[in-house]
């Protein structure tokens, strides 16, 4: 460089609930674990999804691609 094992160590945590902030989508903290090898971060493309102002402003990084950073392991 490459690969992600019916192994190791460690991380993370959907559905539901309870709390909390928002108009909403959906965030946030707690239990909880469907599931990830970047499901660590960024709203750039594409997509989806919400809107009290109708054209814009928002949300989804755990949709997909981009881009940047990084553990751990020696079966192939």
């Nucleotide at each position: 460089a490459u690969a992600g094992a019916u192994a190791a160590a460690g991380c993370u945590a959907a559905a539901c609930c309870c709390a909390u902030c928002g108009a909403g989508a959906g965030g946030u903290g707690g239990g909880g674990a469907c599931g990830g090898a970047a499901a660590g971060c960024c709203a750039c493309g594409g997509a989806a999804c919400u809107u009290a102002u109708c054209a814009a402003a928002g949300u989804u990084a755990g949709c997909c691609g981009g881009g940047u950073u990084g553990c751990c392991u020696g079966a192939c």
The prediction has a mean pLDDT of 83.
A computed fold for a 76-nucleotide RNA from a Pseudomonadota bacterium, annotated as c-di-GMP-I-GGC riboswitch aptamer.
Rfam family: c-di-GMP-I-GGC riboswitch aptamer. On this family, see Weinberg et al., Proc Natl Acad Sci U S A 2017: "Bioinformatic analysis of riboswitch structures uncovers variant classes with altered ligand specificity".